The prediction has a mean pLDDT of 80. The RNA shown here (transfer RNA) has 72 nucleotides and comes from Candidatus Peregrinibacteria bacterium CG_4_9_14_0_2_um_filter_53_11.

RNA sequence: GCCAGGGUAGCUCAGUGGUAGAGCACGCGCCUGAAGAGCGUGGUGUCGGCAGUUCAAUUCUGCCCCCUGGCA
Numbered sequence: 001g002c003c004a005g006g007g008u009a010g011c012u013c014a015g016u017g018g019u020a021g022a023g024c025a026c027g028c029g030c031c032u033g034a035a036g037a038g039c040g041u042g043g044u045g046u047c048g049g050c051a052g053u054u055c056a057a058u059u060c061u062g063c064c065c066c067c068u069g070g071c072a
C1' cells in the first nucleotide's frame, strides 16, 4: 500500500430504518452478629468523527480516525 472484519453502558456483546438493550460489574434496600451468597430495585450511553439519503439513521451511502486478521 491492497483486501476483509470490527468500534454501542465500567467490561463482554446483542440490536439490519421508527422511544438504545442483555449478562457481568457497580449504587441503594431486605436478609446476617458481621460479611458473602441470595432476593428486590436503579442505566449513568454525544451508538468513533464529519457530511449525505430519508418524514425519521446505531442501522443505508461517502470520506476520515482507531483496533484485529490476511496479502504484498
Stems, first nucleotide, its partner, number of pairs: 001071007010024004018055001026042005048064005
About this RNA:
Rfam family: tRNA. The family's RNA type in Rfam is transfer RNA.